[in-house]
RNA sequence: AUGUUAUCAAGAAAGGUGGAGGGAAUAGACCCUUUGAAACCUUAGCAACCCUUUGUGCAAACAAAGAAGGUGCUAAAUUCUACCAUAAGAUUUAUGGGGAGAUAACGA
Numbered sequence: 001a002u003g004u005u006a007u008c009a010a011g012a013a014a015g016g017u018g019g020a021g022g023g024a025a026u027a028g029a030c031c032c033u034u035u036g037a038a039a040c041c042u043u044a045g046c047a048a049c050c051c052u053u054u055g056u057g058c059a060a061a062c063a064a065a066g067a068a069g070g071u072g073c074u075a076a077a078u079u080c081u082a083c084c085a086u087a088a089g090a091u092u093u094a095u096g097g098g099g100a101g102a103u104a105a106c107g108a
Stems, first nucleotide, its partner, number of pairs: 003106006013043005021032003026082004044074003049070002051066006078100001083097006
């Protein structure tokens, strides 16, 4: 690296450096951006995966509370679509699933 499991319509931004791009990749759409993109730094925050405490339980696990620590995150549903199915219908819309991706824990 591949992999397994879970989650992904909720939530949470200011400052400094920087100086033109960015929203994972391809294509399309749409959007953000010189009223300052990416990236880096500081501080703050969100959340509760790991975690902590308590309770139940033989155990696996479940529930409640918490936030010291390890990650993660802080425009838009993972921005939307792409493949399949179903329904409606007029070549689109809605829903579900898949694929891809992100994050965590495990594993190696």
SAM riboswitch aptamer (S box leader) from uncultured Tenacibaculum sp., 108 nucleotides, folded computationally.
It was read from a public genome assembly, where an Rfam model found it.
The coordinates come from a structure-prediction model, not an experiment, and the mean pLDDT is 83.
Taxonomically the source falls in Tenacibaculum (Bacteria, Pseudomonadati, Bacteroidota, Flavobacteriia).
Its Rfam family is "SAM riboswitch aptamer (S box leader)". Gene Ontology term of the family: regulation of gene expression. Rfam describes the family as follows. The SAM riboswitch is found upstream of a number of genes which code for proteins involved in methionine or cysteine biosynthesis in Gram-positive bacteria.